[in-house]
Context: one part of a larger RNA
């Protein structure tokens, strides 16, 4: 130096406490793990695997299994030698492929050829989601948005190394101030960046709509004040004021303001650490395989099920269920689409058909709210399962999709031992949009509506920083 202790100081964090909601018990989704299996393809494993790769397995997708097929190959250069490529149509087949007929008969030309197509043939070769993240590049994940890593010259020790970085305050912060054998510097921290709060200026169309007119409707005339939308400014910095520190840095309080001390929220991850993940994105050493470990097809498998586990959803009910009536967004999507509007039908949905390439047309709220019913029951709660008719989509829903109608109505009375979230527009709770996608969302990824409770405090559990000790290296 480091790295330790059930050493000691001092300091953070939803770490604990105060709170609030929940898993763990139930059924049902999803992931694992085991066991089954021809095959249940691989990978990921303590936080930091387990709604993870997978933003979406019926076929494909697919990498696994059976089987049938195939070898210069499904891609890609090169030689050789042929012939227009193409198209339809039948037969055999599970296809993949093979065979027959029929149509057609590239372009440029110096007629030598040459261009790109196809087809056969040869071999160099193609190919391989085969191994090895412990050979590797790139990318991610942690410790962590923690306040740390360092490094130039100088000083001080034989040396390793140490000083700068320690101390005194002080802060979200190695921020800042002060002192000091130490002076600067450099990646980090902050700012710089986007985003929401106020206001102002410019611009009013598809947007708004106060005065004037008008209509069922901001529909129209007219405006552009205000909502907005979107481009530029402005605004905040301890700037003023008391206090109180060392007259410093800063803290406390206060005015003023749309915002007050980092104004909320996001991007942004130092030096490194765990041979951490990933040879199944990709690239890429090295081995291996080459009539197969390469391709192509059909059909099945990834969807199995004594069983245990992780992460959801729904409930278990009266602050609730059912009826009926009625309001109020915001992100976004939209042409092989989004669909008003009518009609059909109990309803998925179906049939006409405007309108919109979109501030124009549409997708389009739910909980809340008023009224009436149920009266504590396994109920009018809860809705698992199962029958049975239908919808959709898609070549095709048996294995295996979603949804509607009926009719069934099972566990579940708020859940041991243990455990997660979370400090404000936060939690809970309500619904909506989007990727993926034919179809298929209780997972992601966003949006908005209603909206709390508590934080005395730092013993003490965990995890990190600094300073200090040391029978360790």
């Nucleotide at each position: 130096u480091g790295a330790c202790g059930g050493g000691g100081g001092c300091c953070u964090g939803c770490a604990c406490a105060a709170g609030c909601g929940g898993u763990g018990g139930a059924g049902c989704a999803u992931g694992u793990g085991g066991u089954u299996u021809a095959a249940u393809u691989c990978g990921a494993a303590g936080c930091a695997a387990c709604g993870c790769g997978c933003a979406g397995a019926a076929c494909c997708u697919u990498a696994c299994c059976a089987g049938c097929g195939u070898u210069u190959g499904a891609c890609a250069u090169c030689c050789u030698g042929a012939u227009g490529c193409g198209g339809a149509a039948g037969u055999g087949g599970a296809g993949a492929c093979a065979c027959u007929u029929c149509c057609u008969u590239c372009a440029g030309u110096u007629c030598g050829c040459u261009g790109g197509a196809u087809c056969a043939g040869u071999g160099a070769c193609a190919g391989g989601u085969g191994c090895u993240g412990c050979a590797u590049g790139g990318c991610u994940g942690u410790c962590g948005u923690c306040a740390g890593c360092u490094c130039g010259u100088g000083u001080c020790g034989u040396g390793a190394g140490a000083u700068g970085u320690u101390g005194g305050g002080u802060u979200a912060a190695g921020u800042c101030c002060c002192g000091c054998a130490a002076c600067g510097a450099g990646c980090g921290c902050a700012a710089c960046c986007c985003u929401c709060a106020u206001c102002c200026u410019u611009a009013g169309u598809u947007g708004c709509c106060a005065u004037c007119a008008u209509u069922c409707a901001g529909u129209u005339g007219g405006g552009c004040a205000c909502u907005c939308c979107a481009a530029g400014g402005a605004a905040a910095c301890u700037g003023c004021c008391g206090g109180u520190g060392a007259u410093a840095a800063g803290c406390c309080g206060g005015a003023g303001g749309a915002a007050g001390g980092u104004g909320g929220g996001g991007a942004u991850g130092a030096c490194g650490u765990c041979a951490a993940g990933u040879c199944c994105u990709c690239a890429u050493g090295g081995c291996c395989c080459u009539u197969a470990c390469g391709c192509g097809c059909u059909g099945g498998g990834c969807u199995a099920c004594a069983c245990a586990c992780g992460u959801g959803c729904u409930a278990c009910a009266a602050u609730g269920g059912c009826a009926a009536c009625u309001a109020c967004a915001g992100u976004g999507g939209g042409c092989a689409g989004c669909a008003a509007c009518c009609g059909u039908g109990c309803g998925a949905a179906c049939g006409g058909u405007a309108g919109c390439u979109a501030a124009u047309c549409u997708c389009c709220a739910a909980a809340a709210g008023u009224u009436g019913u149920c009266u504590c029951a396994g109920u009018u709660c809860g809705g698992a399962u199962u029958g049975u008719u239908c919808u959709c989509u898609g070549c095709a829903a048996c294995u295996c999709g979603a949804g509607a109608g009926c009719a069934u109505g099972a566990a579940g009375g708020c859940g041991g031992a243990a455990u997660c979230g979370c400090u404000a527009g936060u939690a809970a709770u309500c619904g909506c949009g989007g990727a993926u996608c034919a179809g298929c969302a209780u997972g992601c990824c966003g949006c908005g509506g209603u909206g709390a409770a508590u934080a005395c405090g730092u013993u003490c559990c965990c995890a990190g920083g600094c300073c200090u000790g040391u029978a360790c290296a």